[in-house]
Molecule: Bacterial RNase P class A
Organism: Candidatus Zixiibacteriota bacterium
RNA sequence: AAAACAGAUCAGAUGAUCGUUCCCCGCCAGCGGCGGGGGAAGGAAAGUCCGAGCUCUCAAAGGCAAAGUGCCUCGUAACUCGAGGGUCCCCUGCGGGGGAACGGAAAGUGUCACAGAAACAAUACCGCCCCGCCUGUGGCGGGGUAAGGGUGAAAUGGUGGUGUAAGAGACUACCGUCACGAUAGUGAUAUCGUGAGCAGGAUAAACCCCACUUGAGAGCAAGAUCAAGUAAGGAAGGAGAAGCCGCCUGCUUCGUUUUUUACUUCCGGGUAGAUCGCUUGAGUUCGGGAGUGAUCCCGUUCCCAGAUAGAUGAUCAUCAUAUCCUCCGGGAUAACAAAACUCGGCUUAUGAUCUGUUUUGGCC
Numbered sequence: 001a002a003a004a005c006a007g008a009u010c011a012g013a014u015g016a017u018c019g020u021u022c023c024c025c026g027c028c029a030g031c032g033g034c035g036g037g038g039g040a041a042g043g044a045a046a047g048u049c050c051g052a053g054c055u056c057u058c059a060a061a062g063g064c065a066a067a068g069u070g071c072c073u074c075g076u077a078a079c080u081c082g083a084g085g086g087u088c089c090c091c092u093g094c095g096g097g098g099g100a101a102c103g104g105a106a107a108g109u110g111u112c113a114c115a116g117a118a119a120c121a122a123u124a125c126c127g128c129c130c131c132g133c134c135u136g137u138g139g140c141g142g143g144g145u146a147a148g149g150g151u152g153a154a155a156u157g158g159u160g161g162u163g164u165a166a167g168a169g170a171c172u173a174c175c176g177u178c179a180c181g182a183u184a185g186u187g188a189u190a191u192c193g194u195g196a197g198c199a200g201g202a203u204a205a206a207c208c209c210c211a212c213u214u215g216a217g218a219g220c221a222a223g224a225u226c227a228a229g230u231a232a233g234g235a236a237g238g239a240g241a242a243g244c245c246g247c248c249u250g251c252u253u254c255g256u257u258u259u260u261u262a263c264u265u266c267c268g269g270g271u272a273g274a275u276c277g278c279u280u281g282a283g284u285u286c287g288g289g290a291g292u293g294a295u296c297c298c299g300u301u302c303c304c305a306g307a308u309a310g311a312u313g314a315u316c317a318u319c320a321u322a323u324c325c326u327c328c329g330g331g332a333u334a335a336c337a338a339a340a341c342u343c344g345g346c347u348u349a350u351g352a353u354c355u356g357u358u359u360u361g362g363c364c
Base pairs, nucleotide, nucleotide: 001360002359003358004357005356006355007354008353009352010351012319013318014317015316016315017314018313020040021039022038023037024036025035026034027033028032042336046347047346049345050344051343052342053341054219055218056217057216061249062248063247064246066214067213068212069211070210071085072084073083074082075081086102087100088099089098090097091096103209104208108207109206110203111202112201125149126148127145128144129143130142131141132140133139134138157175158174159173160172161171162170176198177196178195179194180193181192182191183190184189223276224275225274226273233267234266235265236264237263240254241253242252243251283302286299287298288297289296290295321334322333323332324331325330
C1' cells in the first nucleotide's frame, strides 16, 4: 500500500418562493373558505422469519396428541433475541482472531453406496514366522499372526520399549477411556490423586429417547358504535346442539318433551355509508449511580406522521463530505430505498468514515 473477514457510527446542513396534508386558535357563516402558529416517510420503513401488546369467539380447567428449544449463568414484557463465560474445531509473529444446528449412539430401530478380505459380528487380499514335501533363488500343503502395506469418510485406542518363531495391552511408561475421590468455581467445567487393560466405528438439520417451555384459533381487511335497507324470504334435516380444536374428561349456554322455534346445510334477496379503533409509547433527551457487560435505578427534558385510492413535494442559492477531470478560474457525479395498529429482535440490500484481526507486496 492492497485484499479478505468481523464490528461501530452517520445517512447531508441553512435560507427563500410555491404547493400537499394533520392538529390548535380566530374570522366568514359554511360542511366549505380565509388568516396565524406548530408537525409531517427509514436504518433498514423491506422480508413476514420469531416474540409480544391489543381485539373477537359468553367464562374457562385437566390430560393426551402436537409444536418449539437444546453447554452454563445473567438480561428482557417475551423470544429461536442479547451479554458474559465453558468446551471443541480452524488460523496465529502465541498477543489474539474466527466458527459451532454445542443434550443422548451403553433404551431401541434405520442407514454407511462404490471400493475393500471384512462396515455389527466379524475377517486375511498382499505380507511376516514355523513345520513338511517337491520338478528348487521358486512352488504346494498344514499351523500361527494382525505389528507392516493396500481399499475407504471411517478398519477394533496412540507413541516408545520389553518380549516373541513372527507378532499382539501379552506386559510396561506416558497419553487416552471409565469409575471413585479432593480442591476451585453459583454453574458449565478445570486441575490433581487412586484404581481398572479398559474400546464392535460413524450418523440423531435420520426415526427416536431425555430435559425445559409453549399450549384454542384467528387476526386492525381484528373489532366497536351509529345510520340506512330488504323478502317475520324459501327448502331439507332436527332432539339435542353450540362453545376453546384434533381426541378424552369436566364445565357453561341455548333448546326439546303435542306442533313451527335452538342448531346444521343449501338456494335466493338487500346494504357495503359515517365515526371510532388511529398513535403518550415495555417512548425520547441530558445527567448521576450500580454492573465486566447486556441492562437496570433515580432525577430531568420533549411530544416528534396518522393518510384512507392513500399527503409528507418541487425549484433556486450557499456551505459540508467523498470520488473523478482540470486551462487551477472551476466543473461533473454521489448508494439501498417509501409509513398504513404499535413495539423488541433476526435476516436481506446498500454509500461513506472509523476500529480490530489475518494474508500478500514493497521499503528501512